[in-house]
RNA sequence: GCCUCAGUAGCUCAGUGGUAGAGCGUUCGCUUGGUAAGCGAAAGGUCACGAGUCCAAUUCUCGUCUGGGGCU
Numbered sequence: 001g002c003c004u005c006a007g008u009a010g011c012u013c014a015g016u017g018g019u020a021g022a023g024c025g026u027u028c029g030c031u032u033g034g035u036a037a038g039c040g041a042a043a044g045g046u047c048a049c050g051a052g053u054c055c056a057a058u059u060c061u062c063g064u065c066u067g068g069g070g071c072u
């Protein structure tokens, strides 16, 4: 330099045109003599950044950035 994959909650990952979810974690409550476990609830997201297409973009297209893999 070229090709390819990925970037979504604190972490690990779903979702793939119609306004985003799970597990773990955090906080609160119930339970207990107390803790843990269990149960219930809540908070937490400019979906890496910019532009385009579309009535509508996390999703499609182009570019940029970051990381992984491959080729030279």
Stems, first nucleotide, its partner, number of pairs: 001071007010024004018055001026042005048064005
This is a predicted structure of a 72-nucleotide RNA (transfer RNA) from a groundwater metagenome. Its Rfam family is "tRNA". Rfam classes the family as a transfer RNA. Rfam's curators write: Transfer RNA (tRNA) molecules are approximately 80 nucleotides in length.